c-di-AMP riboswitch aptamer (ydaO/yuaA leader) from a bacterium, 148 nucleotides, folded computationally.
Its Rfam family is "c-di-AMP riboswitch aptamer (ydaO/yuaA leader)". Its family is annotated with cyclic-di-AMP binding and regulation of gene expression in the Gene Ontology. Rfam's curators write: This family represents a conserved RNA structure found upstream of the ydaO and yuaA genes in Bacillus subtilis and related genes in other bacteria.

Parts: sequence; structure tokens; C1' cells
RNA sequence: UGCCGCGCACUGCCGAGUUGCCCGUCAAAUAUCACGGGCAAGCGGGGGACCCACGUUAGUGGGGCGAAUCACGACCAACCGGUCGAGUAGCGCCAGCUCUUUUGGCGCGAGCCCGUCAGCUAACCCCGCAGGCACCAAAAGAGCUAUG
Repeated sequence: UGCCGCGCACUGCCGAGUUGCCCGUCAAAUAUCACGGGCAAGCGGGGGACCCACGUUAGUGGGGCGAAUCACGACCAACCGGUCGAGUAGCGCCAGCUCUUUUGGCGCGAGCCCGUCAGCUAACCCCGCAGGCACCAAAAGAGCUAUG
């Protein structure tokens, strides 16, 4: 000096997945962080009447979270299914903040759960607050914030 890996901090992204307080463990004198438990606020999800809607049984059951639906082709297997490719409904990002619009670009288009059961649904009841990531395109309008 270069490369690779790990950790921390700042900034930012997907997502509901945040904040405050108390107790315990770490502890060895104390404390922070982290972890576990509890409470509150906030955010998110499910169940659950009348009315309305829907028939039920039979079955290829039915249902929920999520943007993640739908069909096509090739190969393997030749029952089910699996792998890959190119699309698609839909979704996200491009950096002072939020919203609307245009152009351009880059991505996702999965997975999991309930267990024969659930339409909507006031009161009411229950559950979750994770996990994973990466560096900076332009233009118009509206409203804010900070600085001068």
C1' cells in the first nucleotide's frame, strides 16, 4: 500500500414488528448493553350478533398472514411431483421530510400457519411487535423542517 473477513457507529431500505417503566440474570463494588419476565402506550392481525349475504351434504375439504396471483415452455420422473427458463396480476426502491404526476433505471413476484372449522359483524375475546438488507437518477407542483 492492496485484498479478504469480523465487529461497531452514522445514514438509509423492506416489514405491523416501536417507545416508556418495573423486576430478574450477566455481577465480582456499581453501572451500561444484551437476554428473560411483567405493565402501559402505540402499530398490526385473527375470532366474534341482529341485519344483510351465502343453501347444506357429497368433496378435488375449507380458511388465515403476505405484494407474492395467473397461465406457458423445456427437462427429470412417467401417479403425485421436482428442476429450470421466459412472462404476468400485483409490490418495493432510486437519500432534508410527506404527498401528487412524468421520464428513466434497478429489484421482488416467496414462504409460512390453522386443522374439518371461521362470510360481514357492535359489544366482547385472543395473538404479534420479528427477521433480513445497502450506498446517492432527473423533472414539475403543493405543504413542511433546518440554516442564513
It was read from a public genome assembly, where an Rfam model found it.